[in-house]
Transfer RNA from Gekko kuhli, 72 nucleotides, folded computationally. The coordinates come from a structure-prediction model, not an experiment, and the mean pLDDT is 83. Its Rfam family is "tRNA". Rfam classes the family as a transfer RNA. About the family: Transfer RNA (tRNA) molecules are approximately 80 nucleotides in length. Gene Ontology term of the family: triplet codon-amino acid adaptor activity. The RNAcentral record of the sequence draws on ENA.
RNA sequence: GGUCUUGUAGCAUAAUGGUAGUGCAUCUGACUCCAGAUCAGAAGGUUGUGUGUUCAAAUCACAUCAGGGUCA
Repeated sequence: GGUCUUGUAGCAUAAUGGUAGUGCAUCUGACUCCAGAUCAGAAGGUUGUGUGUUCAAAUCACAUCAGGGUCA
C1' cells in the first nucleotide's frame, strides 16, 4: 500500500429498510431486625464520525476514524 471484517446503554450481545431489544450492572419499591437472595418497576443509546440514496437507514452507497485478520 491492496483487501476483508468489527464498531449499538457502564459491560456483553441481538435486531428481514418500518416503535433499537435482551442479560449483567445501576436506581426505586416489596420482602427482611439488617444485609444477601428473590419478586416488581424505573432510568440509561445523537447505533464510531460525516455525506448521500429512500416516504422511512443500526441496516444500502461513498468518504473518514479506531481495533483485528490476510496479501504484498
Taxonomically the source falls in Gekko (Eukaryota, Eumetazoa, Tetrapoda, Lepidosauria).